[in-house]
Context: one part of a larger RNA
RNA sequence: GUCAGCGAGUUUUCACCAUGUGUUGCUUAACUCUUUUAAUAAGAGGGAGGCAAAGGGAAACCGAGUCUUAACAGGGCGUUAAUAAUACAUGGUGAAAAACCCGAAACUGAGUGAGCUAACCAUGAGCAGGAUGAACCCCGUCGAAAGACGGGGGGAGGUCCGAACCCGUUGUCGGUGAAAUGACAUGGGAAGACUUGUGGUUAGAGGCAAUAUGCCUAUCGAACUCAGAGAUAGCUGGUUCUCCCCGAAAUAUAUUUGGGUAUAGCCCCUCUGAUAAGUUUUAUGGAGGUAGAGCUACUGAAUGGUCUCGAGAGCUUUUUGCGAUCGAGAUCAAUCAAACUCCGAAUGCCAUAAAAUUUUCAGCGGGAGUCAGUCGAGCCGGGAUAAGCUGGUUUCGACAAGAGGGAAACAGCCCAGAUUUCCAUCUAAGGUUCCUAAAUAACUUUUAAGUGGUAAAGGACGUCAAGUUUCCCAUACAGUAGGGAGGUUGGCUUAGAAGCAGCCAUCCUUUAAAGAGUGCGUAACAGCUCACCUAAAUAUCAGGUAUUUUUUAAUACCUAAGGAAACUUGGCGCCGAAAAUGAUCGGAGCUUAAAAAGUUUACCGAAGAUGAAAAUCUGCUUUUAGCAGGUGGUAGGGGAGCGUCCUGACGACAGCGAAGCACAAGCGUAAGCGAGUGUGGAGUUGUCAGGAGUGAGAAUGCUGAC
Numbered sequence: 001g002u003c004a005g006c007g008a009g010u011u012u013u014c015a016c017c018a019u020g021u022g023u024u025g026c027u028u029a030a031c032u033c034u035u036u037u038a039a040u041a042a043g044a045g046g047g048a049g050g051c052a053a054a055g056g057g058a059a060a061c062c063g064a065g066u067c068u069u070a071a072c073a074g075g076g077c078g079u080u081a082a083u084a085a086u087a088c089a090u091g092g093u094g095a096a097a098a099a100c101c102c103g104a105a106a107c108u109g110a111g112u113g114a115g116c117u118a119a120c121c122a123u124g125a126g127c128a129g130g131a132u133g134a135a136c137c138c139c140g141u142c143g144a145a146a147g148a149c150g151g152g153g154g155g156a157g158g159u160c161c162g163a164a165c166c167c168g169u170u171g172u173c174g175g176u177g178a179a180a181u182g183a184c185a186u187g188g189g190a191a192g193a194c195u196u197g198u199g200g201u202u203a204g205a206g207g208c209a210a211u212a213u214g215c216c217u218a219u220c221g222a223a224c225u226c227a228g229a230g231a232u233a234g235c236u237g238g239u240u241c242u243c244c245c246c247g248a249a250a251u252a253u254a255u256u257u258g259g260g261u262a263u264a265g266c267c268c269c270u271c272u273g274a275u276a277a278g279u280u281u282u283a284u285g286g287a288g289g290u291a292g293a294g295c296u297a298c299u300g301a302a303u304g305g306u307c308u309c310g311a312g313a314g315c316u317u318u319u320u321g322c323g324a325u326c327g328a329g330a331u332c333a334a335u336c337a338a339a340c341u342c343c344g345a346a347u348g349c350c351a352u353a354a355a356a357u358u359u360u361c362a363g364c365g366g367g368a369g370u371c372a373g374u375c376g377a378g379c380c381g382g383g384a385u386a387a388g389c390u391g392g393u394u395u396c397g398a399c400a401a402g403a404g405g406g407a408a409a410c411a412g413c414c415c416a417g418a419u420u421u422c423c424a425u426c427u428a429a430g431g432u433u434c435c436u437a438a439a440u441a442a443c444u445u446u447u448a449a450g451u452g453g454u455a456a457a458g459g460a461c462g463u464c465a466a467g468u469u470u471c472c473c474a475u476a477c478a479g480u481a482g483g484g485a486g487g488u489u490g491g492c493u494u495a496g497a498a499g500c501a502g503c504c505a506u507c508c509u510u511u512a513a514a515g516a517g518u519g520c521g522u523a524a525c526a527g528c529u530c531a532c533c534u535a536a537a538u539a540u541c542a543g544g545u546a547u548u549u550u551u552u553a554a555u556a557c558c559u560a561a562g563g564a565a566a567c568u569u570g571g572c573g574c575c576g577a578a579a580a581u582g583a584u585c586g587g588a589g590c591u592u593a594a595a596a597a598g599u600u601u602a603c604c605g606a607a608g609a610u611g612a613a614a615a616u617c618u619g620c621u622u623u624u625a626g627c628a629g630g631u632g633g634u635a636g637g638g639g640a641g642c643g644u645c646c647u648g649a650c651g652a653c654a655g656c657g658a659a660g661c662a663c664a665a666g667c668g669u670a671a672g673c674g675a676g677u678g679u680g681g682a683g684u685u686g687u688c689a690g691g692a693g694u695g696a697g698a699a700u701g702c703u704g705a706c
Stems, first nucleotide, its partner, number of pairs: 001706006011097014025051003031045005055062002065077004100238002103235001107228006118202009127192001129161003132157001136153007165189003170185004204220001206216003213222001241641006251264005265370002267367003271363004277358010292343001293341002299337003303333009314322002373399005378393005404415003419614004424610003430604003433588003439601001441600006452590001458575002462572011480535004485509003490504003515530001519528002542559007615631007642695001644692010660679004666673002
């Protein structure tokens, strides 16, 4: 892990409610007797006691009244009436009990342990070999002596090196081990506070402890065993057959309360009531202070100016005057406010009336669950007008407890609410090149960026459309060629300043035109260039009017078109644009699209709607067949059933083969039932009624097998 078996709302007493049965007041308990069975049942007795029949008061007590009180006042609780009472049974719930089952860590009591280990007591035992060489003693030399030096002996030490022995430093291995702490290598002590044998002592509110919370039999922040004991567990897990009807909540208040509970709210069931009620629309009438707006209309905030008053560093002519700056007030202008309002909607709310439509509302009683909510839309608070963030909402939806279609995939988004069946039809959202069901549909445009198929400020001769202004055969715009001058090197400044470092001024002349100079350049000049002018060359022809006469034409003018330049607005694009395993719009792929904007038609598309057939529930009815409406569902409530074991009554089957086991036609909405066949070899079971150790897949469930 699998399979099989076992495995969780039980029993007693009391209380309340519902249903049923009996009686009319209801009823016996212990106990006794009789009969039967063999130890229970039935019958009879037993009225003790209980409930009811009267209440009020703390009570005495009184009594259809009583209590309060001074009261004959008032008030409280009663009396009256629907029928009601009572006993038993069943069901639901509550309380007390282990109280649905399993699960602590712990607490208390009585005992058992020092054969491990800690310390101690008594009595024994053990420590190769080597090194060092203290005290002390003796001898020698020197010395006056104290003493110094040298030699020999000696053998001290929690001394040194190192086996046995004791320990366990470091590393590796081991880690379902060879071992519930080891192996190998390395290491520390090794005559001592050493090691060790045997016997003994100390016990859990304790002992022992060179203290590590260490050790006290693989157990130690308080040993182990048994008992109280089924401790308690607001906590976690689990809680076993079926179908039908309805169907929540994640809120308020309180709480040593916040993951618990109580009451209310919301759900279910049984009744009762409603001249019914709800919802929507219209009309009428109301209350209100939000959005907005406003503020010399208050309370506050806040900017600038003017004026007045006060204070005032300092200056001063010291009589006085001026005065930066500060404060207060008035006034002008422009402002701000959830806790400002002179104002003030739309909605919503309340009431009345009418209409439509479908369902609702209230109450007694019984049973619950819920008290962690989440996302989306609106309006708000916090935060950074961040968060798949957090808090609120007397505006809602969905999920939760909701399947189906769409959004590639995707609880909460869009569409839509699944009783069952159908190889029928129509649609919703969303789609119609292929993957992939359905138009490579139609018409008019745009986009060239694969934009579409991520993003801003900002930037840009992208492109399309619309518009404004100016110029154009008196030749526009661009390009080409030529000119681009003189007073004058303007004045100042300066070493210099000549158009062109800088400051000031910026005139006149010749001209077709040319700035006291647009840029480059020079030390300063020079030089190049621009503005400006001229030339040649280059641009199409529609309408009207007039003139001329080469009247099929030309010229002039006007208008329109066309050309040129500058600008504005809009549409779609471009740049801005950097991320970590390999890229991508879901993919292939798509360019007058299979992209974008707009118009139109057709089709596809769901468990939606319709059609056909069937089941079930509720209501109604002409009542046995119709009609109408319903039938998603977690917690939860209610209803109806299936099956297992035992008992009673009435039946039935069985060696011509019971139960059990295997296969199984068929039947039932389901739990289930089941002919028949085989196996098996002795009991079984239908209906009705009663009673339960009555249904397993989960509990790191228990036991067994594999």
This is a predicted structure of a 706-nucleotide part of an RNA (large-subunit ribosomal RNA, domain II) from a soil metagenome. The RNAcentral record of the full RNA draws on SILVA. The coordinates come from a structure-prediction model, not an experiment, and the mean pLDDT is 81.